[in-house]
Model confidence (mean pLDDT): 82 of 100. The RNA shown here (Glycine riboswitch aptamer) has 100 nucleotides and comes from Tardiphaga sp. NCBI's taxonomy places the organism under Bacteria, Pseudomonadota, Hyphomicrobiales, Nitrobacteraceae, Tardiphaga.

RNA sequence: UCAGAUGAUGCGGGAGAGAUCGGUGUGGGCUUCGCCAGUGCCGGCGCCGAAGGAGCAACCCCCCGGGAAACUCUCAGGCACCAGGGACCGCAUUAUUGGA
Numbered sequence: 001u002c003a004g005a006u007g008a009u010g011c012g013g014g015a016g017a018g019a020u021c022g023g024u025g026u027g028g029g030c031u032u033c034g035c036c037a038g039u040g041c042c043g044g045c046g047c048c049g050a051a052g053g054a055g056c057a058a059c060c061c062c063c064c065g066g067g068a069a070a071c072u073c074u075c076a077g078g079c080a081c082c083a084g085g086g087a088c089c090g091c092a093u094u095a096u097u098g099g100a
Stems, first nucleotide, its partner, number of pairs: 001100002004097010018045001020044007028036003046079003052075001053073003059066002
């Protein structure tokens, strides 16, 4: 000096699943006592998996135990559009490490 590895920051890409049912509050419109759209909260059923979390195969180990995920579970989170979040991927900058 340069490749690589790990972390941080910035930018870009980034899926899935009820416009569900009931109650209650708010509240705009209308053909006004009813209807329609929006919105907050609570409860129920149904669903999703790519924040987070949890589980384990080979293998290691005397036992205990260790031991991966995009697999599995759904505690959490999420389920029209928009917004937000988003594992992971790419690029740039930076810090550490590091072989040549």